[in-house]
Molecule: transfer RNA
Organism: Aurantimicrobium sp.
């Protein structure tokens, strides 16, 4: 230098043929319990890394850039 793959909640990931952003632990409130503890039900957290473009419509499709890992040399 070339080349590849990953970025979605606070952590782990999920999200196929573009059309309401999920789920599991954390987190708040409850219920139950003589107490915690498990168990149950409820809430609440996202400008989907980041700037265009396509498209009526973009996490998804396309380029640029950033950051992190691998590969070649």
């Nucleotide at each position: 230098a070339g080349g590849g793959a990953u970025a979605u909640a606070g952590c782990u990931c999920a999200g196929u043929u573009g059309g309401c952003a999920g789920a599991g632990c954390a987190g708040g409130g409850g219920a139950u319990u003589g107490u915690u503890a498990a168990u149950c039900c409820u809430c609440a957290g996202g400008u989907c890394g980041u700037u265009g473009g396509u498209u009526c419509g973009a996490a998804c499709c396309c380029a640029g850039c950033u950051a992190u890992c691998c590969c070649u040399g």